RNA sequence: CAGACCCGGGGAGAGAUUCGGCGCGAAGCCGGACGCCGAAGGGGCAAGCGACCAGCGAUGGGCGCGAAACUCUCAGGCAACAGGGACCCGGCCUC
Numbered sequence: 001c002a003g004a005c006c007c008g009g010g011g012a013g014a015g016a017u018u019c020g021g022c023g024c025g026a027a028g029c030c031g032g033a034c035g036c037c038g039a040a041g042g043g044g045c046a047a048g049c050g051a052c053c054a055g056c057g058a059u060g061g062g063c064g065c066g067a068a069a070c071u072c073u074c075a076g077g078c079a080a081c082a083g084g085g086a087c088c089c090g091g092c093c094u095c
Stems, first nucleotide, its partner, number of pairs: 003094001006091005015034001017033006035078003041074001042072003048065003052061003
């Protein structure tokens, strides 16, 4: 220096769909259906590397390791407020 804990700040996306119930009512609450989002968390893969097998050799085969903001959409989320929020900035502290 990086990284971790802690403190402060910034921080996106996606149904005002539909059915039933509650409610004076709503863009409200609960549950179902269908439709969506990706930036808590989680899963998957490339190059490359490794050993093994076949082969005189060139090489070939399957296996293992292997990243993400890519991808999946399990989890989570889908008016505003609130909360959460990868990542970024500042500080503190350890090193």

This is a predicted structure of a 95-nucleotide RNA (Glycine riboswitch aptamer) from a Planctomycetota bacterium. NCBI's taxonomy places the organism under Bacteria, Pseudomonadati, Planctomycetota. Its mean pLDDT, the model's own confidence on a scale to 100, is 82.